[in-house]
A computed fold for a 322-nucleotide part of an RNA from Aplanochytrium sp. PBS07, annotated as large-subunit ribosomal RNA, domain IV. The RNAcentral record of the full RNA draws on ENA. Its Rfam family is "Bacterial large subunit ribosomal RNA".
Context: one part of a larger RNA
């Protein structure tokens, strides 16, 4: 000087992107005690405070337990093996599952929901087929899509894509006309051989409807109220219809470290609040939510060599000599 370890004054996150890392702390047992919040189950071992060891004696049937005096008092749940706690937000509901050897998650599944096919020789898959899954089931079944507990909700657009029906009409392939209106080659000719108009002709398209928990989408200008300031309210353009109920600088906010409160001595962070939403929004689901999370962000307490500021020690190397 590297590596593994121990141990430290004061101090105590000042280290650091981040208390990563590591030590410390806490732990079983009994006894009290125990908040918001809650889907009344739970949050709960919440938090917090307390005890403990032997003898006699006394209550008891006994044995705990408990009082009482008295003995010890280093220790007495502890060889190991045993929560650190709390408060606040985003995200998923939860147990679960995953990138076998850089991702364990806010991805995936979940139960619940909604929607479409399927009437059974189902539909859907798989096989060139025989045949086989579905299913020895039978619409409370089966398949397939989306969303994802719970609770309170799910607004408007059917112009375009797509799906489902409709069939009046326009448009079409083959075929048909074609044992021919007809034309052409050849042949002396019968004949052969070869082309071919109108006009008939299915589904699909166009066309008419329906359908968005179906892919999808949800506006602009100008003017206005007794100071200003807003604009309930008027005109106008355009549209299929102009975002409704929520949330709302947000895992969404460029400007932006918006504005104010709160936390700190100091705060681009973090809660709360406005709304001026570049570019939220309702099953590509919106908004809450209690319980859960080796999740992600704040902030306290206890802790500690993380750190101020390093220091001594063991132990293995590493150096040196041989």
């Nucleotide at each position: 000087c590297u590596g593994u370890c121990u141990u430290g004054a004061a101090g105590g996150a000042a280290c650091u992107c981040g208390g990563c890392a590591a030590a410390a702390a806490a732990a079983a047992c009994c006894u009290c005690g125990u908040a918001a919040c809650u889907u009344c189950g739970g949050a709960a071992u919440a938090a917090g405070a307390g005890g403990g060891g032997g003898u006699u004696u006394a209550u008891u049937a006994a044995c705990g337990a408990u009082a009482a005096a008295c003995c010890u008092a280093c220790a007495a749940a502890u060889a190991a093996c045993a929560c650190g706690g709390g408060a606040u937000a985003g995200c998923g509901a939860c147990u679960g599952u995953u990138u076998a050897a850089u991702a364990a998650a806010a991805a995936c599944a979940c139960a619940g929901g909604u929607c479409u096919u399927u009437g059974c020789u189902a539909a859907u898959u798989c096989g060139c087929a025989a045949g086989a899954a579905g299913a020895c089931g039978u619409a409370u079944a089966a398949a397939g899509g989306c969303u994802g507990a719970c609770a309170a909700c799910u607004g408007c657009c059917c112009g375009g894509u797509g799906c489902u029906g409709g069939a009046a009409g326009a448009u079409u392939a083959a075929c048909u006309c074609a044992a021919g209106a007809a034309a052409a080659g050849u042949g002396u000719a019968a004949g052969c051989u070869u082309u071919c108009a109108a006009g008939g002709g299915a589904a699909g398209u166009c066309c008419c409807a329906g359908u968005a928990a179906a892919c999808g989408g949800c506006g602009g200008c100008g003017g206005u109220a007794a100071c200003u300031c807003u604009g309930a309210c008027c005109g106008u353009c355009c549209u299929a219809a102009g975002g409704u109920a929520g949330c709302g600088a947000a895992a969404u906010u460029c400007c932006u470290u918006g504005u104010c409160c709160a936390c700190u001595a100091a705060u681009u962070a973090u809660g709360g609040u406005c709304c001026u939403g570049c570019a939220u929004g309702a099953a590509u689901g919106u908004u809450g939510u209690a319980a859960c999370g080796a999740c992600u962000g704040u902030c306290c307490c206890a802790c500690u060599g993380u750190c101020u500021c390093c220091a001594a020690g063991a132990c293995a190397g590493a150096c040196c000599c041989g």